[in-house]
Context: one part of a larger RNA
RNA sequence: GGACGAACGCUGGCGGCGUGCUUAACACAUGCAAGUCGAACGAUCUGGAGCUUGCUCCGGUGGAUUAGUGGCGAACGGGUGAGUAACACGUGAGAAUCUGCCCUUGACUCUGGGAUAACUGCGGGAAACUGUAGCUAAUACCGGAUACUUUCCUCGGGGGCAUCCACUGGGGAAGAAAGAAUUUCGGUCAAGGAUAAGCCCGCGUCAGAUUAGCUAGUUGGUAAGGUAAAGGCUUACCAAGGCUACGAUCUGUAGCUGGUUUGAGAGGACGAUCAGCCACACUGGGACUGAGACACGGCCCAGACUCCUACGGGAGGCAGCAGUAGGGAAUAUUGGACAAUGGGCGAAAGCCUGAUCCAGCAAUGCCGCGUGUGUGAAGAAGGCCUGCGGGUUGUAAAGCACUUUUGUUUGGGAGGAAAAGCUUUGACGUUACCAAUAGAAUAAGCACCGGCUAACUCUGUGCCAGCAGCCGCGGUAAUACAGAGGGUGCGAGCGUUAAUC
Numbered sequence: 001g002g003a004c005g006a007a008c009g010c011u012g013g014c015g016g017c018g019u020g021c022u023u024a025a026c027a028c029a030u031g032c033a034a035g036u037c038g039a040a041c042g043a044u045c046u047g048g049a050g051c052u053u054g055c056u057c058c059g060g061u062g063g064a065u066u067a068g069u070g071g072c073g074a075a076c077g078g079g080u081g082a083g084u085a086a087c088a089c090g091u092g093a094g095a096a097u098c099u100g101c102c103c104u105u106g107a108c109u110c111u112g113g114g115a116u117a118a119c120u121g122c123g124g125g126a127a128a129c130u131g132u133a134g135c136u137a138a139u140a141c142c143g144g145a146u147a148c149u150u151u152c153c154u155c156g157g158g159g160g161c162a163u164c165c166a167c168u169g170g171g172g173a174a175g176a177a178a179g180a181a182u183u184u185c186g187g188u189c190a191a192g193g194a195u196a197a198g199c200c201c202g203c204g205u206c207a208g209a210u211u212a213g214c215u216a217g218u219u220g221g222u223a224a225g226g227u228a229a230a231g232g233c234u235u236a237c238c239a240a241g242g243c244u245a246c247g248a249u250c251u252g253u254a255g256c257u258g259g260u261u262u263g264a265g266a267g268g269a270c271g272a273u274c275a276g277c278c279a280c281a282c283u284g285g286g287a288c289u290g291a292g293a294c295a296c297g298g299c300c301c302a303g304a305c306u307c308c309u310a311c312g313g314g315a316g317g318c319a320g321c322a323g324u325a326g327g328g329a330a331u332a333u334u335g336g337a338c339a340a341u342g343g344g345c346g347a348a349a350g351c352c353u354g355a356u357c358c359a360g361c362a363a364u365g366c367c368g369c370g371u372g373u374g375u376g377a378a379g380a381a382g383g384c385c386u387g388c389g390g391g392u393u394g395u396a397a398a399g400c401a402c403u404u405u406u407g408u409u410u411g412g413g414a415g416g417a418a419a420a421g422c423u424u425u426g427a428c429g430u431u432a433c434c435a436a437u438a439g440a441a442u443a444a445g446c447a448c449c450g451g452c453u454a455a456c457u458c459u460g461u462g463c464c465a466g467c468a469g470c471c472g473c474g475g476u477a478a479u480a481c482a483g484a485g486g487g488u489g490c491g492a493g494c495g496u497u498a499a500u501c
Base pairs, nucleotide, nucleotide: 001501002500006497007496008495009494010493013369014368015367016366017365018364019362020361021327027324028323030322031321032320035072036071037070040069041068043065044064046060047058048057049056050055051054079280080279081278089204090203091202092201094199097197102193103192104191105190106189107188108187109186110144111143112142113141119134120133121132122131123130124129150174151173152172153171154170155169156168157167158165159164179185180184206252207251208250213243214242215241218240219239220238221237222236223235224234225233255277256276257275258274259270260269261268262267282303283302284301285300286299305316306315307314308313333359335358336357337356341355342353343352344351345350372402373401374400375399382393383392384391385390409436410435411434412433416428445490446489447488448487449486450471451470452469456485457484458483459482460481466473467472
C1' cells in the first nucleotide's frame, strides 16, 4: 500500500447495486414452509319425479368434504458444515448395472371373484387413540385366458477361449392389463432414446517421526449366498499373504472444487455471498414403502432433554422462513405477493409453493450525486499572534446578482404482461420517470501537524498529569502532554483494532 461477511470511537444528507450469527451442529414459545386430483371410488349434504309417506328412480356446468378408499408428489426445492485426510472432491478413463414422469416404435387392453375403509350399532380410554358386529365401491386387491425380440430350463449350428456370446434354429415352462370421459386422458408387455443415479481405476489433494512398524475377513484362491450390478460384500474351506522410509499405522487439523484476495510474476493466504459435488437433520442404530430414501417438516427401537396426565399412559425435534433465550466485539422483519421465473398435482379452470420476486432494518461494502454559483477590500467586527508598526483568519463573511441537483407540495405516470386472436391478470407501487411549485432554502465531519510523514505558534503543566507504531517526548520558555488560534490530509465519512498478502 492492498483487501474484509468485520467490530469499536466520533460524525452522518440522498440514490443505485450487492452483503448481513464467522461464536453455542446451544435450547426453542408462536405462526407459516407439501400438497393436489370429484374427468379413479363409494358415502354425506342438495334438486326433481313416483307413490306404498319412507322407500324407489332420475338429475346433478352442480358445489363442498372437516373426512375416507385410491393415484401422483412428498427422494425436488430450502438449510447447515458437525463428521470426513476418504475414490469425499477435482480431472481423465472404464464395465458388471438400474432409471417413475418424458420421447420414438410395435403389439394388446379378454373373462371372473372375494374383501375392506368411510358409514351404522355396541363399547374401552383423562387423552393420544382404539376394539367388536354389520353394510358398500373402485384405475384398491386376487384368480383364469392370451402374448412378444421378456425370464428360466433344454437340444443343436456358428464364433470365441477367464466367465461365455448385440449371433442363429427347435422344444418346454413362467409372467400382463383399468377404466374414466367425449377434445381426449389413461392401463399392460417388448425394443430403443433421453435424463438421473449406483460401481471400478490412473493421477492430484494439510501438519507431525518427540508416531516405525501395521493388518486374521486381514491378502489371494475355490464353492455357495447376496445385490439393480463387479467385488471378502457375506459365509465355509484352502493357502500365507497384503501395506510400509516414494512415510504405512497413529495423532492433530479440515467439507472439496470453480474461485476470492494479494503479488510484476513465481508464489502465499483463504474457500462468506453465487455455482457444481459430498455429508448431516436432537444423539446412536434399524429397516419399511417406493423408479428413487435407509428419508430435515415419515416409521420402529434405545438414550438425553422438554411438555401434558385422571399416574394407567401419551406428545415433541427451526442446521426451512420470520422470531425468542443464551453465547458473543458482532450480524436484520414473528412484513407483502404468487404479478413474474420455476416446482408439485390436475384434462382444464385452478389450488399449494417463507423456492422465488419484492418491501423493511444496518454507511456493512462498492459506485454516483449533493451540502450552492458569480461578484464582493471599508482588507469590517470578533478571535489569535505581535518586535505594538502591524500580521493572520481572509474574498472568507456581510452586501449585491443568480441557480434549484437533493428534499417539499401538486398533477401526470410506465416497462416488467401474455401466449394464434379477443377479454382478463402487477405484490413491488402514493414506484421509476415527466411537468409545474416556493425558496439558499433541508445537508460536514474525522484524524493528524518532533523525525519517518504533508502540516507551527501561544497558553497551561513541570519526569507530574500524560503521549507513544518505531526512535523516543515531559525534571519552568515542551512545534512530541492538555487547550486555543492557524495549518495539512481524506471526506459522508474519518480514525483505531484484529487476522491476512
The prediction has a mean pLDDT of 80. A computed fold for a 501-nucleotide part of an RNA from an uncultured prokaryote, annotated as small-subunit ribosomal RNA, 5' domain. The RNAcentral record of the full RNA draws on ENA.